[in-house]
């Protein structure tokens, strides 16, 4: 110096399914996969019996070796059920700033012997 591991940090993007069983100032508990299936906070929404919706925000992945989305009310296997698992898939899109330490390898310089 290059090249590159592997941490912080700063900026960006993403997703929260399914199954049981509850109950009223109430939107809960648990069971599955999974990193993660909802930390808290406001607003809406439902009104007795089932289901919730939205912003911020937290936790957690993922920045092209790419999460995730979308085809997809898609196909096959399981499953109590499911975006469980596999195809599909070299398939169409997806966040491209950049800052500090560092393991290592190569180069090349000086210095000393």
């Nucleotide at each position: 110096a290059u090249a590159g591991u592997u941490u912080c940090c700063c900026a960006g993007g993403g997703g929260a399914g399914u199954c049981g069983g509850a109950a009223u100032u109430g939107g809960c508990c648990g069971g599955c996969u999974g990193a993660g299936a909802g930390u808290g906070u406001a607003u809406c929404c439902c009104a007795c019996c089932a289901a919730g919706a939205u912003a911020c925000u937290g936790a957690c992945c993922c920045u092209u070796a790419g999460a995730c989305c979308u085809g997809a009310u898609c196909u096959g296997g399981a499953u109590c059920a499911u975006g469980c698992c596999a195809g599909c898939g070299u398939a169409g899109g997806a966040a491209u700033c950049g800052g500090a330490g560092u393991a290592u390898a190569u180069c090349g310089a000086a210095u000393u012997g």

The RNA shown here (TPP riboswitch aptamer (THI element)) has 113 nucleotides and comes from Paenibacillus xylanivorans. It matches the Rfam family "TPP riboswitch aptamer (THI element)". Gene Ontology term of the family: thiamine pyrophosphate binding. From the family's description: Vitamin B(1) in its active form thiamin pyrophosphate (TPP) is an essential coenzyme that is synthesised by coupling of pyrimidine and thiazole moieties in bacteria. The previously detected thiamin-regulatory element, thi box was extended, resulting in a new, highly conserved RNA secondary structure, the THI element, which is widely distributed in eubacteria and also occurs in some archaea. Analysis of operon structures identified a large number of new candidate thiamin-regulated genes, mostly transporters, in various prokaryotic organisms. The THI element is a riboswitch that directly binds to TPP to regulate gene expression through a variety of mechanisms in archaea, bacteria and eukaryotes. through a variety of mechanisms in archaea, bacteria and eukaryotes. Tandem TPP riboswitches have been reported where both TPP riboswitches respond independently to TPP. The structure of TPP riboswitch has been reported for Escherichia coli and Arabidopsis thaliana.